c-di-GMP-I-GGC riboswitch aptamer from a Nitrospirales bacterium, 81 nucleotides, folded computationally. Its mean pLDDT, the model's own confidence on a scale to 100, is 88. The sequence was found by an Rfam model in a public genome assembly. The source organism's lineage runs through Bacteria, Pseudomonadati, Nitrospirota, Nitrospiria and Nitrospirales.
[in-house]
RNA sequence: CCCGAUAAAGGCGAACACGUCGGAAGGCGUGGGCGCAAAGCCACGGGUCAAGGCUGGGCCUUGAUUGCCGGGUUGCCGAAG
Repeated sequence: CCCGAUAAAGGCGAACACGUCGGAAGGCGUGGGCGCAAAGCCACGGGUCAAGGCUGGGCCUUGAUUGCCGGGUUGCCGAAG
C1' cells in the first nucleotide's frame, strides 16, 4: 500500500413519528434504528425524482438525490492473505 476479522475503540443513522424550511422533489432539528468499512466530503459523469418551457416521439433549463452506480478526495484499527 492492497485487503476487511464472530477483533478493539468508536462513528454514521433507513423506515416511521413530531416540528420546521421549500411551490415540489427534498433539506434541517428531535426521537428512532434498517443497515453501513467510508452510509465522511465533492453534484464531475450516468441514473432517478421535482418544477418550468417546448413538443409527434421526446428534448431543454433549473433544482434535488453521495444510503442509486461510477469517479475524485480525506480518514480509525490491524487478524488472515